This is a predicted structure of a 424-nucleotide RNA (Bacterial RNase P class A) from an Actinomycetes bacterium. It matches the Rfam family "Bacterial RNase P class A". It is annotated as a ribozyme. Rfam describes the family as follows. Ribonuclease P (RNase P) is a ubiquitous endoribonuclease, found in archaea, bacteria and eukarya as well as chloroplasts and mitochondria. Its best characterised activity is the generation of mature 5'-ends of tRNAs by cleaving the 5'-leader elements of precursor-tRNAs. It was read from a public genome assembly, where an Rfam model found it.
[in-house]
RNA sequence: CGAGUCCGCCGGACGGUCGCUGUGGGUUCUUCGGAACUCGUAGAGGAAAGUCCGGACUCCACAGGGUACGGUGCUGGAUAACGUCCAGGCGGUGCGAGCCGACGGAAAGUGCCACAGAGAACAGACGGCCGAUGGGACGAAACCGGUGCAAACCGGUUUCGUGCGGGGUUUCGAUCUCGCAGUGGUGCGAUGAGCAUCACUUCACAGGCAAAGGUGAAACGGUGGUGUAAGAGACCACCAGCGGGCCGGGUAACCGGCCCGGCUCGGCAAACCCCACCGGGAGCAAGGCCAAGCAGGGAGCGGGCGACCCGCCCUAUCUCCCAGGUAGGCCGCAACGAGGCAAACGGAGACGUUUGCCCCAGAUAGAUGACCGUCGCCGAUCUUCGGAUCGGCACAGAAUCCGGCUUAUAGGCGGACUCGCGGG
Numbered sequence: 001c002g003a004g005u006c007c008g009c010c011g012g013a014c015g016g017u018c019g020c021u022g023u024g025g026g027u028u029c030u031u032c033g034g035a036a037c038u039c040g041u042a043g044a045g046g047a048a049a050g051u052c053c054g055g056a057c058u059c060c061a062c063a064g065g066g067u068a069c070g071g072u073g074c075u076g077g078a079u080a081a082c083g084u085c086c087a088g089g090c091g092g093u094g095c096g097a098g099c100c101g102a103c104g105g106a107a108a109g110u111g112c113c114a115c116a117g118a119g120a121a122c123a124g125a126c127g128g129c130c131g132a133u134g135g136g137a138c139g140a141a142a143c144c145g146g147u148g149c150a151a152a153c154c155g156g157u158u159u160c161g162u163g164c165g166g167g168g169u170u171u172c173g174a175u176c177u178c179g180c181a182g183u184g185g186u187g188c189g190a191u192g193a194g195c196a197u198c199a200c201u202u203c204a205c206a207g208g209c210a211a212a213g214g215u216g217a218a219a220c221g222g223u224g225g226u227g228u229a230a231g232a233g234a235c236c237a238c239c240a241g242c243g244g245g246c247c248g249g250g251u252a253a254c255c256g257g258c259c260c261g262g263c264u265c266g267g268c269a270a271a272c273c274c275c276a277c278c279g280g281g282a283g284c285a286a287g288g289c290c291a292a293g294c295a296g297g298g299a300g301c302g303g304g305c306g307a308c309c310c311g312c313c314c315u316a317u318c319u320c321c322c323a324g325g326u327a328g329g330c331c332g333c334a335a336c337g338a339g340g341c342a343a344a345c346g347g348a349g350a351c352g353u354u355u356g357c358c359c360c361a362g363a364u365a366g367a368u369g370a371c372c373g374u375c376g377c378c379g380a381u382c383u384u385c386g387g388a389u390c391g392g393c394a395c396a397g398a399a400u401c402c403g404g405c406u407u408a409u410a411g412g413c414g415g416a417c418u419c420g421c422g423g424g
Stems, first nucleotide, its partner, number of pairs: 001420010012375007020043010045395001049406002052404005057283004069279005074088005089103001090101004104274002109272002111268003126213001128209003133206002135203003138161010162181007182200007221239006240264002242261008287331004296322005302314004339358008376393007
């Protein structure tokens, strides 16, 4: 210098004028409830948003336990509480600073695993390898039977019909070739020793195999060897995983070491399920107080029965009272709080403790706005490069309060760290 990571912070500034809402004082008026005027003072956010999670507060319900339902889910801590935060562990990812993770259990049970593929979980055999064993064909030898004078032919039975190693070609296989050993035949040689030469087959039917191919997100450990007809954890060595035991470190999650067991056991629980822990319901339109009008109840006045009183009945209107409670108003509710700021102390940190100072929006269809000036920043145009003119100021906006999470956000500031390049 360039590229990046993490943490914290600001998010137009100052002044003036006119408004709006709350509130304190003064003056005047008043139906005594208040109203008007005037002076002062306060007046959105980091997210006030989404209303996702947790609490305070309020009312209702509630002996205790269990079930159901919902939520959370590595460990330890913080907190009023949390699905939040801090620290650690494990896994993934990045060269790195770092970032990401519903991160308990799949060897309790049930279920699912598309397409492709032979086979998708007590697996499977498409191409492929083998074909030991059994079978077929072919060949050789021996024997038996038949025909025939014989040679021979036909039928049948029995026995037999290689093994190891190297090389070339080939994707592999098929295939070609060489050497050694074995068996049999033929020839040469002398009849022997020996030499040369030929042959010792084939099908892939039953069956065996799962190494290599191919499919797939995933194919039932990996590498090498032994072994085999071909093969295979079938066996062996090493490695990986899993399980068990012991030892060491750590509060724990977990980590390290040694030994044993061929144990090799797929994935999915944001599928049912199992385990552990948590959760009663509704919400400030909670809830409480006051209370017009209309309707309702009672009393009086009045009317009827009656000579009068008592009594009974009626009562539209008038007067008074009453309960519930609608409209409306007040409280909850805004200045005592899980409050703010600062310092000290404790802690690795989240956070806690103590001391000092401060009091900080409160509307109700919802106030927080508009304009002017100076400056700042951004963009466009012009430029004599000094500047000038014009436009704009991110996202957004309280509604009982608080702690989080998530989402939106122009521009800017500070700190710590990483990687690369260059210079001293």